[in-house]
RNA sequence: CAACAUUGCUAGGGGUGUCCGUCGAACGGACUGAGAGCUCGAGCAAUCGGGCAACCCUCUGAACCUGAUCCGGAUAGCACCGGCGUAGGGAAGCGUGAGAGUCACGGU
Repeated sequence: CAACAUUGCUAGGGGUGUCCGUCGAACGGACUGAGAGCUCGAGCAAUCGGGCAACCCUCUGAACCUGAUCCGGAUAGCACCGGCGUAGGGAAGCGUGAGAGUCACGGU
C1' cells in the first nucleotide's frame, strides 16, 4: 500500500417442513436444522394472504428459488443425507480491519 477474514450501523432478501396423539380444529409431543415461532383477515375445513419477532444471507452471493409430483440412499415420515450444481436465477452501502502478501527505506 490495495484487497480479504472478523465485526459495527443502516437498508434489503429468504424459508417456516415431516410424523404421532386424531377423522378434523385447537393443543401437546417426536425428527432434522441457524431457523419449523407469534398474530390478524377470508373460509365449514383444506387452504390463501398480510404483519411482527428470531435466525440466516446480501454479488468473493448453496441464505433462498427453479429444475422437482426429479434421481440414488436411509427413515415411522420428510430437502433427512447425497446427486443435480465450475446448471439457471437471486437482495448493498458506509465504516473497522488482524494474519498472510507486495513495495520502499534503514541496519546487519
A computed fold for a 108-nucleotide RNA from a Pseudomonadota bacterium, annotated as TPP riboswitch aptamer (THI element).